[in-house]
RNA sequence: UUGUGGAAAUGGAUGGUCGCCGUCUUUUUGGACGGAGGAAAGUCCGGACUCCUCGGAGGAAAGCGCCAGAUAACGUCUGGCGGCGUGUAAUAGCGUCAGGGAAAGCGCAACAGAAAGCAUACCGCCUUAGGGUAAGGGUGAAAUGGCGAGGUAAGAGCUCGCCGCGCGAUCGGCAACGGUCGCGGCACGGCAAGCCCCGCUUGGAGCAAGAUCAAAUAGGAAUAACGCGUCCUCCGCGCUAUGUUAUUCGGGUAGAUCGCUUGACGUCUGCGGCGACGCAAACGCUAGAUGAAUGACCAUUGGGAUAAUAAUCCUACAGAAUCCGGCUUAUAUUUUCCACAAAAAC
RNA sequence: GCGGUCGUAGCUCAGUUGGAUAGAGCACAGGAUUCCUAAUCCUGGGGUCGUAGGUUCAAAUCCCACCGAUCGCACCA
Repeated sequence: UUGUGGAAAUGGAUGGUCGCCGUCUUUUUGGACGGAGGAAAGUCCGGACUCCUCGGAGGAAAGCGCCAGAUAACGUCUGGCGGCGUGUAAUAGCGUCAGGGAAAGCGCAACAGAAAGCAUACCGCCUUAGGGUAAGGGUGAAAUGGCGAGGUAAGAGCUCGCCGCGCGAUCGGCAACGGUCGCGGCACGGCAAGCCCCGCUUGGAGCAAGAUCAAAUAGGAAUAACGCGUCCUCCGCGCUAUGUUAUUCGGGUAGAUCGCUUGACGUCUGCGGCGACGCAAACGCUAGAUGAAUGACCAUUGGGAUAAUAAUCCUACAGAAUCCGGCUUAUAUUUUCCACAAAAAC
Repeated sequence: GCGGUCGUAGCUCAGUUGGAUAGAGCACAGGAUUCCUAAUCCUGGGGUCGUAGGUUCAAAUCCCACCGAUCGCACCA
């Protein structure tokens, strides 16, 4: 320098003509103003909001899981701790982790292998031929702590040193955890994205929620349950008695308004905090559709490629639907950082 | 807009308390039988288990993220 991959930012501009949606104004036919996103997407989490008696107790089910903090809340984010990988002479650095518990219990580990979690020995080693042994070989993803020395008939934590593991004390830290010292000869292997245990959280449904008005119809039929009331049981409460609930069939309507966009909002400044973020002040208003608007064409220009002053081509992913905070996925071009590969120069 | 279900061979389906060659029927190819064909009999091929990542010694199966298909939900009486 080029290419590939990853992370992050960016997501062209101006004018004209004709249209579309909303608001305001005017009275005619017009005028003014506003009109998609970083993901509006997937609908994967968490909330606001609305309805249901979210009343109390118990259960089921689902989810989460190192520590501390941020937040309306979260499975999100920030800072730390520990493990693993990479890297270094060693630290450091970088990446990554669904990262509670396997000395409460149950379960699983095919094939191979003597033996797979409770016991044992195929080859081998030793031998007093009764047996001893688990060094070495072999099997496996995994073999009953590892390395070295002593020791022994041969061996073995049998003994010792270091490492690992467990327990205790002490120091540092809010804590996770870390340092130091002592004791224990090892008793306690793996899987909980198997059941489970411990701790914490969660009532259900969702703007097609829900409220008001209007229109129309045959103001019905059958079946099942016996109460019904948004997981189940009990208690309590409410509603109802030719009744209630559920399913199916039949009939009618296919409309309007509200909810609806001023909000955990945005911009900028200051202060606090390592940071996520918080506090204070000033300024701003920025889509609200429902057979669902946000468009089409032309001109100039910005960026890139081919090319060489011309000309041609490219300019992504994608489009609101009650509203927010996240996550995930898609994304041309340009810019920054990291890793890898290739080439050239020093 | 909201809520559910599913994805295994060309087609229809098995296989899910994880265990290594992933099966069956139809279809397809070759052979036998027949004068020829069908039927019948024998043999064979064909699968990244929708895609990618993770957990585990080991994944069609467990977990997560995407992709695709499909079903249901208006109001009145």